A computed fold for a 73-nucleotide RNA from a Candidatus Woesearchaeota archaeon, annotated as transfer RNA. The prediction has a mean pLDDT of 84. Its Rfam family is "tRNA". From the family's description: Transfer RNA (tRNA) molecules are approximately 80 nucleotides in length. By type it is a transfer RNA.

RNA sequence: GGGGUUGUAGUCUAGCCUGGUAGGAUUCACCCUUGGGGUGGGUGCGACGGGAGUUCAAAUCUUCCCAACCCCA
Numbered sequence: 001g002g003g004g005u006u007g008u009a010g011u012c013u014a015g016c017c018u019g020g021u022a023g024g025a026u027u028c029a030c031c032c033u034u035g036g037g038g039u040g041g042g043u044g045c046g047a048c049g050g051g052a053g054u055u056c057a058a059a060u061c062u063u064c065c066c067a068a069c070c071c072c073a
């Protein structure tokens, strides 16, 4: 220098192909349960790597950039 794969809550992950309310687990806060704690249950907070484009509508499609990894040189 060229090509490919992947990027979603603090952490892990589904959804992407086939555009239509971002789901689950865990952490955290509060509550219930207990004599107290643990376990268990309930409620709540929290996310689409960045820009642009297409579209009525983009996590999803197109494109550029950034980051990680892999291959070629």
Base pairs, nucleotide, nucleotide: 001072002071003070004069005068006067007066010026011025012024013023020056028044029043030042031041032040049065050064051063052062053061